This is a predicted structure of a 110-nucleotide RNA (Guanidine-I riboswitch aptamer) from Rhodopseudomonas sp. It matches the Rfam family "Guanidine-I riboswitch aptamer". About the family: This family represents a conserved RNA structure found upstream of the ykkC and yxkD genes in Bacillus subtilis and related genes in other bacteria. The function of this family is unclear although it has been suggested that it may function to switch on efflux pumps and detoxification systems in response to harmful environmental molecules. It was read from a public genome assembly, where an Rfam model found it. The organism belongs to Rhodopseudomonas, within Bacteria. The model forms 100% of the base pairs in the Rfam consensus.
RNA sequence: CGAGUUGGUGGCUAGGGUUCCGGUUUCCGCUUUGCGGGGAACGCAGGUCCGAGAGCCACCGCCCGGAACAUGUCAGUCCGGGUGCACGGCGGGAUAAAAGCCCGGGAGAC
Repeated sequence: CGAGUUGGUGGCUAGGGUUCCGGUUUCCGCUUUGCGGGGAACGCAGGUCCGAGAGCCACCGCCCGGAACAUGUCAGUCCGGGUGCACGGCGGGAUAAAAGCCCGGGAGAC
């Protein structure tokens, strides 16, 4: 100086809004002892839901070493190790809507 790899899936959480459930307030109607219905507004500690490249866990994949089997290899099995580092807008997109989701390990900074 050049090339390649540094991965995937699932679960959970930080976080997120408001389709649905629930809640609060209010209005309407019915009932008229009580019960229950509908509309509107409000993210409202919640449930459903979305959810991390730079968060966690697991499994798989990949890489390295070893063991047993076998005449010796390859492949396979098993065991162990590794899978690094990572500051980051504005703006836009999807969904009902928003977000640490996607654009994006982007622009930029160092």